[in-house]
C1' cells in the first nucleotide's frame, strides 16, 4: 500500500446475521440497607451506557449502507 476483524456500562462480553420500538442486558467491579463484635461471605436493593464518531436509509437504527478514528491480524514492500 491491499484485504479482513474488533468498538456495547468501571473491567470482561452477550444482543447485531433476519431493524421493532416502551425500557439496551449478563458476569464482576462499585454503591445503600440487611447481617457480623469487627471485616468478609450470604441475602435484599441502588446508581451507572452520546451502542467509537459523522452521515443516509426507514415509521421505527447498537443491529443496514457510506464515511472517518483507534486498535488487532494477514499479504505485499522495505531492510
Nucleotide at each position: 500500500a491491499g484485504g479482513g476483524g474488533u468498538a456495547u456500562a468501571a473491567c470482561u462480553c452477550a444482543g447485531c446475521c433476519u431493524g421493532g420500538g416502551a425500557g439496551a442486558g449478563a458476569g464482576u467491579a462499585u454503591u445503600g440497607g440487611u447481617c457480623u463484635c469487627a471485616u468478609g461471605c450470604g441475602c435484599c436493593g441502588a446508581a451507572a451506557g452520546u451502542c467509537a464518531g459523522g452521515a443516509g436509509u426507514u415509521c421505527a437504527a447498537a443491529u443496514c449502507u457510506c464515511c472517518u478514528u483507534a486498535c488487532c491480524c494477514c499479504u505485499a514492500c522495505c531492510a

A computed fold for a 79-nucleotide RNA from a Promethearchaeota archaeon, annotated as transfer RNA.
NCBI's taxonomy places the organism under Archaea, Promethearchaeati, Promethearchaeota.
Its Rfam family is "tRNA". Rfam classes the family as a transfer RNA. Rfam links the family to the GO term triplet codon-amino acid adaptor activity.
Its mean pLDDT, the model's own confidence on a scale to 100, is 82.